A computed fold for a 72-nucleotide RNA from an archaeon, annotated as transfer RNA. The sequence is in RNAcentral, with records from ENA. The prediction has a mean pLDDT of 82. Its Rfam family is "tRNA". By type it is a transfer RNA.
This record gives sequence, structure tokens and C1' cells, in this order.
RNA sequence: GCGUCCGUAGUCUAGUGGUCAGGAUUGGGCCCUUCCAAGGCCUAGACCGGGGUUCGAAUCCCCGCGGACGCA
Repeated sequence: GCGUCCGUAGUCUAGUGGUCAGGAUUGGGCCCUUCCAAGGCCUAGACCGGGGUUCGAAUCCCCGCGGACGCA
């Protein structure tokens, strides 16, 4: 340099065009307990950036950025 794949909360991940982006974990609060742990309830937190297509984009297309693998 070229090709393929990937990028969603602090972390892991679901979502393949249409509801408020769902779950786990983590953080905070409350309950329970003599205390702790475990458990229950509530809550906070995310679509890599820009542009395009579309009535509507996390999802499709283009460019860029970053990562993994392969070729040279």
C1' cells in the first nucleotide's frame, strides 16, 4: 500500500429499516439483616465522526478515524 471483517453505557453484549436502543455487569439510593454477604425494588449511563438514500437509519450507501486478520 491492497483486500476482508468489525466499531452500541466503565466492561460484555442483543438489536439486519418503524414503540422510549433491550439485557448482563458496574456505580448510586432504598428495603431486608444484629452486622456483612446473598436477595428484592428504584435509578444513572451507550449507537466512532461527517455526508447521502428514505416518510423514517444503530441498521442501507460513500468518505474519514480506530481495531483484528490476510496479502505484498